[in-house]
Context: one part of a larger RNA
RNA sequence: GAUUGAACGCUGGUGGCAUGCUUAACACAUGUAAGUCGAACGGCAGCGCGGGAGAGCUUGCUCUUCUGGCGGCGAGUGGCGGACGGGUGAGUAACGCGUAGGAAUCUGCCUGGUUGUGGGGGAUAACCCGAGGAAACUCGGACUAAUACCGCAUAAGCCUUGCGAGGGAAAGGUGGGGAUCUCUUCGGAGACCUGCCGCGACCGGAUGAGCCCGCGUCCGAUUAGCUUGUUGGUGAGGUAAAGGCUCACCAAGGCGACGAUCGGUAGCUGGUCUGAGAGGAUGAUCAGCCACACUGGGACUGAGACACGGCCCAGACUCCUACGGGAGGCAGCAGUGGGGAAUAUUGGACAAUGGGGGAAACCCUGAUCCAGCAAUGCCAUGUGUGUGAAGAAGGCCUGCGGGUUGUAAAGCACUUUCAGUGGGGAAGAGGAGCUUUGAGUUGAUAAGGCUUGAGGUUUGACGUUACCCACAGAAGAAGCACCGGCUAACUCCGUGCCAGCAGCCGCGGUAAUACGGGGGGGUGCAAGCGUUAAUC
Numbered sequence: 001g002a003u004u005g006a007a008c009g010c011u012g013g014u015g016g017c018a019u020g021c022u023u024a025a026c027a028c029a030u031g032u033a034a035g036u037c038g039a040a041c042g043g044c045a046g047c048g049c050g051g052g053a054g055a056g057c058u059u060g061c062u063c064u065u066c067u068g069g070c071g072g073c074g075a076g077u078g079g080c081g082g083a084c085g086g087g088u089g090a091g092u093a094a095c096g097c098g099u100a101g102g103a104a105u106c107u108g109c110c111u112g113g114u115u116g117u118g119g120g121g122g123a124u125a126a127c128c129c130g131a132g133g134a135a136a137c138u139c140g141g142a143c144u145a146a147u148a149c150c151g152c153a154u155a156a157g158c159c160u161u162g163c164g165a166g167g168g169a170a171a172g173g174u175g176g177g178g179a180u181c182u183c184u185u186c187g188g189a190g191a192c193c194u195g196c197c198g199c200g201a202c203c204g205g206a207u208g209a210g211c212c213c214g215c216g217u218c219c220g221a222u223u224a225g226c227u228u229g230u231u232g233g234u235g236a237g238g239u240a241a242a243g244g245c246u247c248a249c250c251a252a253g254g255c256g257a258c259g260a261u262c263g264g265u266a267g268c269u270g271g272u273c274u275g276a277g278a279g280g281a282u283g284a285u286c287a288g289c290c291a292c293a294c295u296g297g298g299a300c301u302g303a304g305a306c307a308c309g310g311c312c313c314a315g316a317c318u319c320c321u322a323c324g325g326g327a328g329g330c331a332g333c334a335g336u337g338g339g340g341a342a343u344a345u346u347g348g349a350c351a352a353u354g355g356g357g358g359a360a361a362c363c364c365u366g367a368u369c370c371a372g373c374a375a376u377g378c379c380a381u382g383u384g385u386g387u388g389a390a391g392a393a394g395g396c397c398u399g400c401g402g403g404u405u406g407u408a409a410a411g412c413a414c415u416u417u418c419a420g421u422g423g424g425g426a427a428g429a430g431g432a433g434c435u436u437u438g439a440g441u442u443g444a445u446a447a448g449g450c451u452u453g454a455g456g457u458u459u460g461a462c463g464u465u466a467c468c469c470a471c472a473g474a475a476g477a478a479g480c481a482c483c484g485g486c487u488a489a490c491u492c493c494g495u496g497c498c499a500g501c502a503g504c505c506g507c508g509g510u511a512a513u514a515c516g517g518g519g520g521g522g523u524g525c526a527a528g529c530g531u532u533a534a535u536c
Stems, first nucleotide, its partner, number of pairs: 001536004006532005013381006019374002021339001026337003030334003035080003040077002043073002047071003050067008087292003096217004101212002105209002110205008118152001120150002128141005158168002173197001176194003180191004218264003225255003230252008267289004271282004294315005317328004345371001347370003353367001354365004384414004394405004418476001420471005428462001431458001434455003438451001479525005484505003490520003493516002500507002
């Protein structure tokens, strides 16, 4: 000199953009952060509509009750998603990360292709009845549905064995529309056709993931030897997959001064800071990877987890209890206590971007977008402009002549940025649903879906937005450090080796340019200025 996720002191106008627990991976009150689908299913607790019955009367409206018939829908079965997104850096010196390669693998949703989607069965929740329990919840009986579950059939292709023959394994429907036919309690139901969304098997793609490996990756030798599934082989098991991954047997190997082992410290990287560079330091925010989710262990489900807001066991802690037993996990977003020099709101919205579910409408989303707080940083801007010598008054100094503060002020003439008040006012909005037009599909301009164009309607948290106009009035807006040398800037008073200063040299013992929240003057930076800490 540059820099900082900074803190402290004094001071503090506005706006934009960023950033904000570096300490206790300490403990957490409260709210919220993962749901959705009725176009899979049986149903109907609540709401609305319709219908039936009854009552009251004001004679066409009130009330009661029944009714899944309709819109919908609590709880339940089922599907998909809760493995993403979000947090933290405790552990880890490691194939963890970075980089360059590899072969023995899997991959839901998406996508290209091939081929199917036939025919049956038995249960079970919900609901009802009963029982136990303080509760959490649990148990028994009876009933019922499915895209839940299980057989049978079939197998283009696939798998195992094999030269071949042969053997083995699937599936699920729902809703929309319709010329025709059948049945009909005339409401409809079924057959058939149609196209949409699904379901099964298989081959590919894409994406994602698992595994192996060369090289690189902090300090200590006051750590020199380490290792028995250890190193290799054979065989077997196991895994999606290679492999001592595991096991039996056999051999006795394997690593190490090119630093093994042990100990300490630490998430790694793109980057960031500094520096002419080489290098040094660092790893907040943003992005990629990894690890963790009260501590330790374990598996289940699943395409994917050994799973932050899932399960089981053990432990510590907290809470409830009828003492028998139960409940919990903010290193999600806010917020609280504690620790600390120190770090924010128990805010708004799904309008945009993205994610989950759904055919869609839509629902959910503390991701995200915004707002609030903080000079924490960077950038921009304002605190007026011009004129004004009687060089006013006052202050300070003085050699008493004057000098300086100083064009500074006052005065005069202007302007109105920003803040304030009042009006106007973009963009972020693309779409979506509705009506309609055309093309293809189809037996069918029937419908659905896809797509082109048109029409009108509608969607903004921010938001009193950005921006523009008007109004009033210089009006509301300057401090901090320093002035002996280094180092830009000097005098007076007080003090008297005292009180004190100090980064180094050094000042102070009666004229101190070095002390003093002192006076005047000056210098430097400026909404900041200094100090401390830290890095180069």
Molecule: small-subunit ribosomal RNA, 5' domain
Organism: metagenome